The prediction has a mean pLDDT of 78. Predicted 3D model of a 117-nucleotide RNA (SAM riboswitch aptamer (S box leader)) from Agaribacillus aureus. The organism belongs to Agaribacillus, within Bacteria. Of the family's consensus pairs, 97% are formed in the model.
RNA sequence: GAUUUAUAAAGAAGCGCGGAGAGACAGGCUCUGUGAAGCGCUAGCAACCAUAUCAGAAAAUAUUGAAAUGAUAGAAGGUGCUAAUUCCUGAUCCCGACAGGCGGGAGAAUAUAAAUU
Numbered sequence: 001g002a003u004u005u006a007u008a009a010a011g012a013a014g015c016g017c018g019g020a021g022a023g024a025c026a027g028g029c030u031c032u033g034u035g036a037a038g039c040g041c042u043a044g045c046a047a048c049c050a051u052a053u054c055a056g057a058a059a060a061u062a063u064u065g066a067a068a069u070g071a072u073a074g075a076a077g078g079u080g081c082u083a084a085u086u087c088c089u090g091a092u093c094c095c096g097a098c099a100g101g102c103g104g105g106a107g108a109a110u111a112u113a114a115a116u117u
Base pairs, nucleotide, nucleotide: 001117002116003115004114005113006112007111008110013042014041015040016039017038021031022030023029025090026089027088028087043082044081045080048078049077051073052072053071054070055069059064086109092106093105094104095103096102
């Protein structure tokens, strides 16, 4: 980098260095010298993986076994995150009323995790 699955209306920031950009991309809109990106330190959020407990088919059956999956708990470990709903809209399809255009849904795109490659 690619593929698959899940999630994305909740939540959580200070300081130092730095010195002009940032919010993926396009358009919009917004943030920013009352200090952007980046780097470092400290703190926090969440609960994907991991951990603990419980439930749990087939098989076996007195015992045993204990997966997929689900529930609960905590936050020591692996990631992630800490302006704005993924900031809003964005291929394509469906539905509604309808003149243009609008609203809703799916979906695409993007991000993150886990697994595979």